[in-house]
A computed fold for a 462-nucleotide part of an RNA from a Candidatus Peregrinibacteria bacterium, annotated as small-subunit ribosomal RNA, 3' major domain.
Context: one part of a larger RNA
RNA sequence: AGACGGGGACCCCCACAAGCGGUGGAGCAUGUGGUUUAAUUCGACAAUACGCGGAGAACCUUACCAGGGCUUGACAUCCCGAGAAUCUCUCAGAAACGAGAGAGUGCCGCAAGGAACUCGGUGACAGGUGCUGCAUGGUUGUCGUCAGCUCGUGCCUUGAGGUGUACGGUUAAGUCCGUUAACGAGCGCAACCCUUAUCUUAUGUUGUAUAUUUCAUGAGAGACUGCCCGGUACAACCGGGAGGAAGGUGAGGAUGACGUCAAAUCAGCAUGGCCCUUAUGUCCUGGGCUACACACGUGCUACAAUGGAAUGUACAAAGUGCAGCGAAGCGGUAACGUGGAGCGAAUCACAAAAACAUUUCUAAGUUCGAAUUGAGGGCUGCAACUCGCCCUCAUGAAGUUGGAAUCGCUAGUAAUCGUGAAUCAGCUACGUCACGGUGAAUGUGUUCCGGGGUCUUGUACU
Numbered sequence: 001a002g003a004c005g006g007g008g009a010c011c012c013c014c015a016c017a018a019g020c021g022g023u024g025g026a027g028c029a030u031g032u033g034g035u036u037u038a039a040u041u042c043g044a045c046a047a048u049a050c051g052c053g054g055a056g057a058a059c060c061u062u063a064c065c066a067g068g069g070c071u072u073g074a075c076a077u078c079c080c081g082a083g084a085a086u087c088u089c090u091c092a093g094a095a096a097c098g099a100g101a102g103a104g105u106g107c108c109g110c111a112a113g114g115a116a117c118u119c120g121g122u123g124a125c126a127g128g129u130g131c132u133g134c135a136u137g138g139u140u141g142u143c144g145u146c147a148g149c150u151c152g153u154g155c156c157u158u159g160a161g162g163u164g165u166a167c168g169g170u171u172a173a174g175u176c177c178g179u180u181a182a183c184g185a186g187c188g189c190a191a192c193c194c195u196u197a198u199c200u201u202a203u204g205u206u207g208u209a210u211a212u213u214u215c216a217u218g219a220g221a222g223a224c225u226g227c228c229c230g231g232u233a234c235a236a237c238c239g240g241g242a243g244g245a246a247g248g249u250g251a252g253g254a255u256g257a258c259g260u261c262a263a264a265u266c267a268g269c270a271u272g273g274c275c276c277u278u279a280u281g282u283c284c285u286g287g288g289c290u291a292c293a294c295a296c297g298u299g300c301u302a303c304a305a306u307g308g309a310a311u312g313u314a315c316a317a318a319g320u321g322c323a324g325c326g327a328a329g330c331g332g333u334a335a336c337g338u339g340g341a342g343c344g345a346a347u348c349a350c351a352a353a354a355a356c357a358u359u360u361c362u363a364a365g366u367u368c369g370a371a372u373u374g375a376g377g378g379c380u381g382c383a384a385c386u387c388g389c390c391c392u393c394a395u396g397a398a399g400u401u402g403g404a405a406u407c408g409c410u411a412g413u414a415a416u417c418g419u420g421a422a423u424c425a426g427c428u429a430c431g432u433c434a435c436g437g438u439g440a441a442u443g444u445g446u447u448c449c450g451g452g453g454u455c456u457u458g459u460a461c462u
Stems, first nucleotide, its partner, number of pairs: 001462002003459003007456007015446002019409005026301008034292002042053002064287007073125001077124002079121005086103006107114002127276002130274003136270002138265003141261001143259001148187006154163003166179004193253004198221007224247001227241005303402001307361007319350003324343002329338003368399001373394007415438007
């Protein structure tokens, strides 16, 4: 100087407390461990792995396994030879691959030849999701959006080093004020950026029946402790108030200092070294990644009457759409089919649910709950057996609020209700990321649990 303490002081945080809703019990979905397997490819492991990489595993993907093939190779450059390219058909085969037949002669150039492509050959080489994240770049998680981390000169010390950065206040903040052997400065904080809340103004199609409005697209205004009162050192600042759409960082986002964990990633990419080279490369068919005694994580649906069912009536935002979205109408109980209007979209389409009104069910394993199974259909796709989704009929399991324990959340938040998008032929999405509708309760405390910051103290640790 650090680190640590079941040492101290001060401070902060959904850390606790106060509340609301969950998880842990059930069924299912999904990830992981384990086990199994020819293979169940690989990575991620307290917090910081486990609906994570994967924003889409039937084939492909695919890296794994079995079998069948290839060896200058699926891909790149160079050299030599032949043929334009390309297309069609036959045989064998699971396909890849192999054997054979036919059509066809293009472009530039007078010609020789050249360009592009295909086949054959030679070797230089290609190739490797093989190993090492403890050789690396890049990127990322975490402490933590915590308030810290440093430098120059000066001063102090034999020196490591200290001071500055301490102290008194104050702040969300090393924020600011005052004091001071320190004076300044840098990276962080804040501000500058984006969205949103109010108003003014300009424009007005595709929005508006009309319209001062709403809305859309621009430009501006507005908030600064500016004003008042009180407190204070009459400093920073704090408390209250006025006006105001908004008040003390208005709300949300982006933004992550020096560093820590030899943290994560050689499988996104790049890359040193090592290793394979008729195979650890590469092509194909089929299988596997979807197994199942079990254990754990994350979710969805419930256990019902603040509810289920039926009928009727409303109200969004943000998105997406041409190999696309697909209306009306018609058929079908429905999934869906047919149809094809309109729309490259403020024009057309996808397209709301909780809510509200009326009726019914009457406390029951039920008109709750939907797993499971049987049958019949629909859709996508070369192909739904392993292993897709959806519909209808039948079936109708567990479950009556969940032990110890444990998680999230302070306001348009929690809770609850639906909507959209990416990926994508289809989809195992109940996931993720966004969008709006309805819309609470509690806390004004810091004793305790946990994490963090500053100062100080002890130490046999570095």

Annotation:
The coordinates come from a structure-prediction model, not an experiment, and the mean pLDDT is 84. The sequence was found in a public genome assembly.